[in-house]
Context: one part of a larger RNA
RNA sequence: GGACGAACGCUGGCGGCGGGCUUAACACAUGCAAGUCGAAGGAGAAGGGAGGUGCUUGCACUUCCUGGAGACUGGCGGACGGGUGAGUAACGCGUAGAUAACCUGCCUAUAUCAGGGGGAUAACAUUCCGAAAGGGAUGCUAAUACCGCAUAAUGCAGCGGGGCCGCAUGGCCACAGUUGUUAAAGGACUUCGGUUCGGAUAUAGAGGGGUCUGCGUGCUAUUAGUUAGUUGGUGAGGUAACGGCUCACCAAGGCGAUGAUAGCUAGGGGGUCUGAGAGGAUGAUCCCCCACACUGGGACUGAGACACGGCCCAGACUCCUACGGGAGGCAGCAGUGAGGAAUCUUGCGCAAUGGGGGAAACCCUGACGCAGCCACGCCGCGUGCCGGAAGACGGCCCUAUGGGUUGUAAACGGCUUUUAAAUGGGAAGAACGCCUGGGGUUUGCCCUGGGGUGACGGUACCAUUUGAAUAAGCACCGGCUAACUCCGUGCCAGCAGCCGCGGUAAUACGGAGGGUGCAAGCGUUGUCC
Numbered sequence: 001g002g003a004c005g006a007a008c009g010c011u012g013g014c015g016g017c018g019g020g021c022u023u024a025a026c027a028c029a030u031g032c033a034a035g036u037c038g039a040a041g042g043a044g045a046a047g048g049g050a051g052g053u054g055c056u057u058g059c060a061c062u063u064c065c066u067g068g069a070g071a072c073u074g075g076c077g078g079a080c081g082g083g084u085g086a087g088u089a090a091c092g093c094g095u096a097g098a099u100a101a102c103c104u105g106c107c108u109a110u111a112u113c114a115g116g117g118g119g120a121u122a123a124c125a126u127u128c129c130g131a132a133a134g135g136g137a138u139g140c141u142a143a144u145a146c147c148g149c150a151u152a153a154u155g156c157a158g159c160g161g162g163g164c165c166g167c168a169u170g171g172c173c174a175c176a177g178u179u180g181u182u183a184a185a186g187g188a189c190u191u192c193g194g195u196u197c198g199g200a201u202a203u204a205g206a207g208g209g210g211u212c213u214g215c216g217u218g219c220u221a222u223u224a225g226u227u228a229g230u231u232g233g234u235g236a237g238g239u240a241a242c243g244g245c246u247c248a249c250c251a252a253g254g255c256g257a258u259g260a261u262a263g264c265u266a267g268g269g270g271g272u273c274u275g276a277g278a279g280g281a282u283g284a285u286c287c288c289c290c291a292c293a294c295u296g297g298g299a300c301u302g303a304g305a306c307a308c309g310g311c312c313c314a315g316a317c318u319c320c321u322a323c324g325g326g327a328g329g330c331a332g333c334a335g336u337g338a339g340g341a342a343u344c345u346u347g348c349g350c351a352a353u354g355g356g357g358g359a360a361a362c363c364c365u366g367a368c369g370c371a372g373c374c375a376c377g378c379c380g381c382g383u384g385c386c387g388g389a390a391g392a393c394g395g396c397c398c399u400a401u402g403g404g405u406u407g408u409a410a411a412c413g414g415c416u417u418u419u420a421a422a423u424g425g426g427a428a429g430a431a432c433g434c435c436u437g438g439g440g441u442u443u444g445c446c447c448u449g450g451g452g453u454g455a456c457g458g459u460a461c462c463a464u465u466u467g468a469a470u471a472a473g474c475a476c477c478g479g480c481u482a483a484c485u486c487c488g489u490g491c492c493a494g495c496a497g498c499c500g501c502g503g504u505a506a507u508a509c510g511g512a513g514g515g516u517g518c519a520a521g522c523g524u525u526g527u528c529c
Base pairs, nucleotide, nucleotide: 001529002528003527004526006525007524008523009522010521013381014380015379016378017377018376019374020373021339026337027336028335030334031333032332035076036075037074040073041072047066048065049064050063051062052061053060054059055058083292084291085290092217093216094215095214096213097212098211099210102209103208104207107205108204109203110202111201112200113199115149117147118146124139125138126137127136128135129134155181156180157179158178159177161175162173163172164171165170186197187196188195189194218264219263220262225255226254227253230252231251232250233249234248235247236246237245267289268288269287270286271282272281273280274279294315295314296313297312298311317328318327319326320325345371347370348369349368353367354365355364356363357362384415385414386413387412394406395405396404397403398402420466421465422464423463424462425461429456434451435450436449437448438447439446440445473518474517475516476515477514478499479498480497484513485512486511487510488509494501495500
């Protein structure tokens, strides 16, 4: 000198764009943050309409129509998105490869298929137990829920031969055989011809993931030896898959001064800061990867989890309790307490972008888009401009009837109106989906009119009016280092980054006048280069 997720002191006009718990991965009140589908299924409350009966004349019961709430079965999604950095020195990350050792829901393409049956169960009703959370029994019912049977290949498994290829194990074959085995679901509309959304199997693709390998990726030797599933083999099990991944048996290996093992520290990268570079430091915001979700362990479901707002067990903590037993997990968005030098609103909206569900309308979305607070940062603008010498008054200084300085500064005259205030106008962001016309069409859809959709927001922006009007501080002035005098103090009070100032004329302390530097900031502290 530069930089900062900064803090502190003094000060503070505006706008744009960013940023905002670095500490206790401490504990959390409250609300919201993951639902959706009635075009899979059964059932159907309140309410409304019409009729009937009883009548106490506005109520009860009942039938039909309508209505669709809240639940239930089922499907898809809750493995994404969002948070945090505890752990991890590791194939975790980065980079380059391998997978001839693998998986892949939704999506795309192609091919083929969907025949015929069965038994349940929740909801519901009745009932029982319990303070509650919740649970039991009996009876009824549906499905795209569940289970047999049929059909069966280019799937899978076995047997047998052949061809081609490679990278060692091996791979491929629209090569022909043979044996066995494995599927399915319907819904809506219909002009009854079909259409559409789904279902099953196979192959391929896309995108996503798993695993393996070379190299790179902290400090300490005042850590020198370490290892028993340990290292390898055979066989078996297990996995989507290779493998001591697991197990039985066998062998005795494996790693290590090219630093094993141990200890301490730490999420990694793209990047960021600095520097001419080499390098050094760093990993906030944004993007990619990893890990975690009160602490520890475990599996279930599923294409995918060993699952933040799922389940089970144990523990600590908090809460409820009828004392028998139960409930909970903000490192989601706000917010509270605590800790701390220190870090925000319990806001608005799904209008846009994106995501989930749905045929769609639409619903959900604290992702996101916006707004609020904070000079926390960067950038921009303003706090006026021109003239004006009696060089005014006042202040300060001096060699003191006077002079110097503050100083064109003020007053005063003229001008302008960014900003401000008031009034008026007023967006882009909107493309769609949807409704309604026209045209084309392979009837999927495409083109073209009209209608409708904005949280921000009556915001940005524009115009008019008013009037210099609403707007300057902070640090420093001995040398380094730009900027000097007076008074007070008297080794006191104090200053100080280093050298050093102060003991009676202090340009170094305190005040004043003047000056210098930056400026809505200026200084100080901390940290890095």
Small-subunit ribosomal RNA, 5' domain from Gracilimonas sp., 529 nucleotides, folded computationally. Its Rfam family is "Bacterial small subunit ribosomal RNA". Its family is annotated with ribosome and structural constituent of ribosome in the Gene Ontology. The source organism's lineage runs through Bacteria, Balneolota, Balneolales, Balneolaceae and Gracilimonas. The full RNA is in RNAcentral, with records from ENA and SILVA.